[in-house]
Molecule: c-di-AMP riboswitch aptamer (ydaO/yuaA leader)
Organism: Chloroflexota bacterium
RNA sequence: GCACUGUAGACGCCGAAUGACCGGGUGAUUGACACUCGGCAACGGGGGAACCAGGUUGGGGCGAAUCGACGGAUGCGCCGUCGUAGGGUCAGCUUCUUCGAUCCGAGUCCGGCAGCUAACCUCGUAGGCGGCAAGAAGAAGGCUA
Numbered sequence: 001g002c003a004c005u006g007u008a009g010a011c012g013c014c015g016a017a018u019g020a021c022c023g024g025g026u027g028a029u030u031g032a033c034a035c036u037c038g039g040c041a042a043c044g045g046g047g048g049a050a051c052c053a054g055g056u057u058g059g060g061g062c063g064a065a066u067c068g069a070c071g072g073a074u075g076c077g078c079c080g081u082c083g084u085a086g087g088g089u090c091a092g093c094u095u096c097u098u099c100g101a102u103c104c105g106a107g108u109c110c111g112g113c114a115g116c117u118a119a120c121c122u123c124g125u126a127g128g129c130g131g132c133a134a135g136a137a138g139a140a141g142g143c144u145a
Stems, first nucleotide, its partner, number of pairs: 011130004018041002021039007042125006052115001058113001059110004067083006086104005093141007
């Protein structure tokens, strides 16, 4: 000097999955800090009238994650390839639009039952990743000086 691995902090991405908020407890004797319990706030989901709508082939929820063609297997599911409805990213403080590039297009839950739905009731705040990030154009705002 290079490569790899680990730890800590900061930053960033998918996602609702957050708060330098308040109080108690623990680590720990003090402070920073961390964890945990409760509260407040914020974000997200489900159930639930009238009116309207819809169905009896079981149906429904979360999610962008649906639907095809070909091949394998072959009862359905399932596997592979190529597409596709739809979705994310490309670090300017935020949002929107266009072009370009690139990636995803899964999984899982309920259990015979749920359309919409005011009042009302109720649940979640996980998990998984990245490496100094180095595409372009336009618009509307914000912050600072």